Record summary
c-di-AMP riboswitch aptamer (ydaO/yuaA leader) from an Acidobacteriota bacterium, 141 nucleotides, folded computationally. Lineage of the source: Bacteria > Pseudomonadati > Acidobacteriota. The prediction has a mean pLDDT of 76. RNAcentral holds the sequence, with entries from Ribocentre.
RNA sequence: AGAUAAAGGUGGCCUAAGUCCUGCGCCACUCGCAGGACGCGGGGGACCCGAGCUUCAUGGGGCGUAUCGGCGCCGCGGCGCCGUAGGACACUUCCGAGUCCGAGCCCGUCAGCUAACCCCGCCGGCGUGUUGGAAGGUCCG
Numbered sequence: 001a002g003a004u005a006a007a008g009g010u011g012g013c014c015u016a017a018g019u020c021c022u023g024c025g026c027c028a029c030u031c032g033c034a035g036g037a038c039g040c041g042g043g044g045g046a047c048c049c050g051a052g053c054u055u056c057a058u059g060g061g062g063c064g065u066a067u068c069g070g071c072g073c074c075g076c077g078g079c080g081c082c083g084u085a086g087g088a089c090a091c092u093u094c095c096g097a098g099u100c101c102g103a104g105c106c107c108g109u110c111a112g113c114u115a116a117c118c119c120c121g122c123c124g125g126c127g128u129g130u131u132g133g134a135a136g137g138u139c140c141g
Base pairs, nucleotide, nucleotide: 012126013125014124018038019037020036021035022034023033024032025031039122040121041120042119043118044117049112057109059110060107061106062105063104068083069082070081071080072079073078086101087100088099089098091136092135093134094133095132096131097130
């Protein structure tokens, strides 16, 4: 001087997944557990409206951007490839270019919308160095 790994900190990204308070634990804490408040998000649930009956079968439904196709292989459970609805890319929106994702899980025969009302979640994963133009903001000088 460089590289790698771990830990901590700073300030950020995807996501609804954040902030604060109280109590206990801990030598202590920005840590852990429990409870609560606010905030964000999801589900159930009338009249009216809509639907018009798949009852174990073509069952139905929910969270989520993650849906729908084509081709090939296969041990019919799946696997791979190519597209695609849709989504992400660091203040916000629009236009253009570029790079990626396009999963997974849950309910259990049952749920349209839905006021009152009721119930549930706040996990997890990362490291932008991506830009051109326009408009609008924020901060600093």
Rfam family: c-di-AMP riboswitch aptamer (ydaO/yuaA leader). Gene Ontology terms of the family: cyclic-di-AMP binding and regulation of gene expression.